[in-house]
A computed fold for a 147-nucleotide RNA from Rhizobium alarense, annotated as FMN riboswitch aptamer (RFN element).
RNA sequence: GUCUGUUCUCAGGGCGGGGUGAAACUCCCCACCGGCGGUAUCCGGAGCGAUCCGGGAGCCCGCGAGCGCUUCCACGCAGGUGGAAGGUCAGCAGACCCGGUGCGAUGCCGGGGCCGACGGUCACAGUCCGGAUGGAAGAGGGCAUGU
Numbered sequence: 001g002u003c004u005g006u007u008c009u010c011a012g013g014g015c016g017g018g019g020u021g022a023a024a025c026u027c028c029c030c031a032c033c034g035g036c037g038g039u040a041u042c043c044g045g046a047g048c049g050a051u052c053c054g055g056g057a058g059c060c061c062g063c064g065a066g067c068g069c070u071u072c073c074a075c076g077c078a079g080g081u082g083g084a085a086g087g088u089c090a091g092c093a094g095a096c097c098c099g100g101u102g103c104g105a106u107g108c109c110g111g112g113g114c115c116g117a118c119g120g121u122c123a124c125a126g127u128c129c130g131g132a133u134g135g136a137a138g139a140g141g142g143c144a145u146g147u
Base pairs, nucleotide, nucleotide: 001147002146004144005143006142007141008140009139010138016030017029018028019027031127032126033116034115035063036062037061038060042055043054044053045052046051058114059113066092067091068089069086070085071084072083073082074081075080096112097111098110099109100108118130119129120128
């Protein structure tokens, strides 16, 4: 350095101004925000060089949470309610174009767009409250074994 096992820590941001109204951080106008891994013509660094190291996409590929679904248990005459498990079952999951450069770009530069679980609420929520002091993609470290 690496394989396997085990353990610990960490792991999400955002309504400010104005309008209407009895009431809106929910509507309208202007704003604001962008989880994790991959990809890389961009940026920084090292090297004579080949090349290497770090960073780099909300809307390209994949993943996560959430809702749904399935199974089990409890309660209920029943519609159903509550709890637990499963994760591929994949159903909902959300979304990008134009111009430029270039061998090559949905990633760079310029411009214009678009998207955002569920439940709650004097009024419809990406931004408020709640499940959540939860879970988790993953990131980093400790210990042990083998090589």